[in-house]
Molecule: SAM riboswitch aptamer (S box leader)
Organism: Bizionia arctica
RNA sequence: GUGUUAUCAAGAAAGGCGGAGGGAUUAGACCCAUUGAAGCCUUAGCAACCCUUAAGCAAUUAAGAAGGUGCUAAAUUCUACUUAAUUUUCGAUUCAUUUAUCGAAUGUUGGAUAGAUAACUA
Repeated sequence: GUGUUAUCAAGAAAGGCGGAGGGAUUAGACCCAUUGAAGCCUUAGCAACCCUUAAGCAAUUAAGAAGGUGCUAAAUUCUACUUAAUUUUCGAUUCAUUUAUCGAAUGUUGGAUAGAUAACUA
């Protein structure tokens, strides 16, 4: 670096070196940071993808944490796209009224895209 599948509102930090940035990318917002950012190292922890054990034909379920990864501010920090559903408001048309249709804005949910991680993989 290619593809497939699964997950992404839960959970879990101290120390040393370091010395100004960081929160993936673009834009905006917001936030973290000299009371010490990124990065590296040590120790500790979280979780349970791979893994181990037991049950089961299997799907799967329960328990575990030695090992391989991962993770340890904020939802993947939030928004962006949507010919999907829906809330509210406004406007236009129709109607005596109720209403119906269309358009715009707004919020919520879902989906897509992108990304992260794991397992497998050309």